RNA sequence: GAGUUAGCCAGAUGGUCGCAUCGAAAGAUGAGGAAAGUCCGAGCACCAUAGGGCAAGGUGCCGGUUAACUGCCGGCGAAGGCGACUUCAGGGAAAGUGCAACAGAGAGAUACCGCAUACCUUCGGGUGUGUAAGGAUGGAAAGGCGAGGUAAGAGCUCACCAGCGGGUUGGCGACAACCACGGCUAUGUAAACCCCACCCGGUGCAAGAGAAUAGUGGCAAUGGGCUGCCCGUCCGCUGCUAUAAAUCGCUUGAGCGCAUUGGCAACAUUGCGCCUAGAUAGAUGGCCGUCUAAUACAGAACUCGGCUUAUAGACUAAUCUCGCGU
RNA sequence: GCGCCUGUAGCUCAGCAGGAUAGAGCGUUCGCCUCCUAAGCGAAAGGCCGCGCGUUCGAAUCGCGCCAGGCGCGCCA
Numbered sequence: 001g002a003g004u005u006a007g008c009c010a011g012a013u014g015g016u017c018g019c020a021u022c023g024a025a026a027g028a029u030g031a032g033g034a035a036a037g038u039c040c041g042a043g044c045a046c047c048a049u050a051g052g053g054c055a056a057g058g059u060g061c062c063g064g065u066u067a068a069c070u071g072c073c074g075g076c077g078a079a080g081g082c083g084a085c086u087u088c089a090g091g092g093a094a095a096g097u098g099c100a101a102c103a104g105a106g107a108g109a110u111a112c113c114g115c116a117u118a119c120c121u122u123c124g125g126g127u128g129u130g131u132a133a134g135g136a137u138g139g140a141a142a143g144g145c146g147a148g149g150u151a152a153g154a155g156c157u158c159a160c161c162a163g164c165g166g167g168u169u170g171g172c173g174a175c176a177a178c179c180a181c182g183g184c185u186a187u188g189u190a191a192a193c194c195c196c197a198c199c200c201g202g203u204g205c206a207a208g209a210g211a212a213u214a215g216u217g218g219c220a221a222u223g224g225g226c227u228g229c230c231c232g233u234c235c236g237c238u239g240c241u242a243u244a245a246a247u248c249g250c251u252u253g254a255g256c257g258c259a260u261u262g263g264c265a266a267c268a269u270u271g272c273g274c275c276u277a278g279a280u281a282g283a284u285g286g287c288c289g290u291c292u293a294a295u296a297c298a299g300a301a302c303u304c305g306g307c308u309u310a311u312a313g314a315c316u317a318a319u320c321u322c323g324c325g326u
Numbered sequence: 327g328c329g330c331c332u333g334u335a336g337c338u339c340a341g342c343a344g345g346a347u348a349g350a351g352c353g354u355u356c357g358c359c360u361c362c363u364a365a366g367c368g369a370a371a372g373g374c375c376g377c378g379c380g381u382u383c384g385a386a387u388c389g390c391g392c393c394a395g396g397c398g399c400g401c402c403a
Stems, first nucleotide, its partner, number of pairs: 001322003004318004009313001011291007019030004032297001036308002039306005044204004057199004061075005076090001077088004091195002096193002098189003112135002114131007143161002146158003162185001164182002166179005208248002215243006222236005255274005261268002327399007336352004345383001354370005376392005
């Protein structure tokens, strides 16, 4: 100098005006790391439900963790990077089916050229057979490469390498290492159908609850007051009708902070401390100072655990990596 | 708040159990026809298939993540 990984902040403070909730008052409290997308997983509520199965849907290396998960942590394998490190929907393609356009002879089984050979020949060649070593096509073409071998060839045989199967050792396991071991090996695609293993009832707080049955507006009829009468208006009662009305659910919770012990870690145990929005047209804001880099993305609506996406500027850590100079 | 659907040419739609050039109608432009216009006939232009990443030899089509637009849903008397 260039990177890698992990983490932290998301302005502070004073004055003043205002808003919401609680409170008799004084006063106290008042958005986020994502409150977002609603993509997963739960709590909770109601409905359904004897039990089992199919279908549909989801998940998919191994071991942990968690209330649970498609999350998280640690490992294995593969791919990328000089490296620190990063990424991975990462079960099965010898259970079966489908697909592989164009090109190419042939795309899962094949002979176009070539090579070899037999026959025919008008001597240019033609027909048959063998052959996947060579050429051409393609993303992919009979394990690769060398030697032997052969009419020419071929795992036909052998050495080495790759893969598969078997064995031994190590590991909880994924898997790894090794072998005078075996045969010679049928491409890819399952984010195509499918097979295997595991999971799974539905609807979402606009769920729902009740010793709540109210309030308000309009129309009709009627009783009373303002009056002696009519109109008008006010109060009450009855009927019809309209009406996103109230209360609870609603915020103390798998909660947060610090320390401790166990663990590589996710996480768990124990102790102490803390209470931190709860509206229903919907509050959380404006202005002026000081410090400063002070700005971005963005505004709770039943609640949590994750994931994903948006995001200015500043800072910290590492026994981290690479390069250059001394 | 919760649930669901749709994005392909200027507009309305096909194509979506993958195959290279993405089609159709209307519209637009040009030409023919006509005295001129309309109608008619012929031709042409116009698309990163909403955006990004992946799977695959190959993606409008399959998977995931975003963006935009649209639709539906309550209780009590």